Context: one part of a larger RNA
RNA sequence: CGUAGGAAACUUGAGGGGUUCAAACUCUAGUACGAGAGGACCGAGUUUGACGCACUUCUGGUGUGGCAGUUGUUCCGUCAGGGGCAGCGCUGCGUAGCCAUGUGCGGAAGAGAUAAGCGCUGAAAGCAUCUAAGCGCCAAGCUCCUCCCAAGAUAAGGUUUCCCUUCCAUUAGGACUUAAGGCUCCCGGAAGACUACCGGGUUGAUAGGUCGGAUGUGUAAGCGCUGCGAAGCGUUCAGCAGACCGAUACUAAUAAGCCGUGAGG
Numbered sequence: 001c002g003u004a005g006g007a008a009a010c011u012u013g014a015g016g017g018g019u020u021c022a023a024a025c026u027c028u029a030g031u032a033c034g035a036g037a038g039g040a041c042c043g044a045g046u047u048u049g050a051c052g053c054a055c056u057u058c059u060g061g062u063g064u065g066g067c068a069g070u071u072g073u074u075c076c077g078u079c080a081g082g083g084g085c086a087g088c089g090c091u092g093c094g095u096a097g098c099c100a101u102g103u104g105c106g107g108a109a110g111a112g113a114u115a116a117g118c119g120c121u122g123a124a125a126g127c128a129u130c131u132a133a134g135c136g137c138c139a140a141g142c143u144c145c146u147c148c149c150a151a152g153a154u155a156a157g158g159u160u161u162c163c164c165u166u167c168c169a170u171u172a173g174g175a176c177u178u179a180a181g182g183c184u185c186c187c188g189g190a191a192g193a194c195u196a197c198c199g200g201g202u203u204g205a206u207a208g209g210u211c212g213g214a215u216g217u218g219u220a221a222g223c224g225c226u227g228c229g230a231a232g233c234g235u236u237c238a239g240c241a242g243a244c245c246g247a248u249a250c251u252a253a254u255a256a257g258c259c260g261u262g263a264g265g
Base pairs, nucleotide, nucleotide: 001152005163006162007161008160009159010158011157015149016148017147018146021049022048023047024046025045026044027043033038051106052105053104054103055102059100060099061098062097066093067092068091069090070089071086072085073084074083075082076081110144111143112142117137118136119135120134164264166175167174168173176262181259182258183257184256185201186200187199188198189197206252207251208250209248210247211246212245213244215241216240217239222235223234224233225232226231
């Protein structure tokens, strides 16, 4: 920009894409077969591998603004207690998120038309012949079925709901009026390179803060007691804390502007 007014939701599916795997074991059955040795087709069930998709309850990994321990040095005048730096200084754990080695699920089944192939009936050609007329069976392949995208599918689809009914002039135009809805802007996001998408914008829990909880770390500082001391014990399952779950308008989403019209070739 188009889709014959504008808008918001929900959809149909032309078309396109994905998937298409394998093995072992048990039963059938030590049956059929075979002198024996050996040992099935068909069918039923179970499990596993590889692959794919999704997820994070569990098991683990990471977790550079969580907690603790600790070395050197420097600064806070000193002690004590701390901050900085050492490419997170090193070490032990670890929430959310993101992940796999973890968890769940998938290939199935079925239908149609066929290939090679196997047939029925059957003439040409009194026979024979799957073929010439006619009719069957049959593949991981083809078309469906199943999953994803999808109306720029210009043949531009469908359904529901919402909105606009002014005046003068009438070739042009002018005045008045700007709906539904959308955008800018702002607060944000398991969305994201940007954009887009999604949520929220005071008639508000969108983010931050605060409060409560979960969870992590592992018992803070100060003080007291004991010990010559390094330290230990008590107060103390303490103290501290990123993302998690809630509550709460304290802070910030203020205010405002723009597009979009007047019933539709």